Predicted 3D model of a 91-nucleotide RNA (Glycine riboswitch aptamer) from Rhodovulum strictum. The model forms 91% of the base pairs in the Rfam consensus.

Order: sequence, then structure tokens, then C1' cells
RNA sequence: CAUCCAUCCCGGGAGAAUCCGGCCCCAGAGGCCGGUGCCGAAGGAGCAACCGCCCCGGUAAACUCUCAGGCGUCAGGACCGCGGAUGGGCA
Repeated sequence: CAUCCAUCCCGGGAGAAUCCGGCCCCAGAGGCCGGUGCCGAAGGAGCAACCGCCCCGGUAAACUCUCAGGCGUCAGGACCGCGGAUGGGCA
């Protein structure tokens, strides 16, 4: 020790039912159970080009699925930052 990588911190950070039924209570934007509809940005799964290539195998995303998660606010949140700290690492 610029650029780069990882972790943590700080700041930003979307979408979608205040739906229906039952039970309980402290009577609320409440809790639990069930149902229907919906969302795509934790996590998970799938693949085009391409590579090896006989079968077939490997392989990306904010695309697709919606298992999980979520559908007031809060929280969570992919991702973002010439931000901060620590560590790694190339010249």
C1' cells in the first nucleotide's frame, strides 16, 4: 500500500389483503388456528450462451419458481456508498 475482496458498523433501501371464517382476551392496526388472493429483494431451487462432450456433466442474474419468507408502521431486506473500522491481497 490507489484499485480489488471479506466481515462488522453507519447511512440509504422496493413490492404485495387494514381480506374471509372460528376461538381467546388485556378489546386492539391484538394473539392463535384455518381459508382465499397477492408480492419478489433474506435464504433455497431452475437455465441461455459457453466449456468438456457419446450418453451426459459443469455453469449467471435484479430472469423464472414461490419451498421458505413476506403483504399498515416498526422490524427484516437483495443491493448501493471515492462512508468508517479490522483483516486479506495485486502492482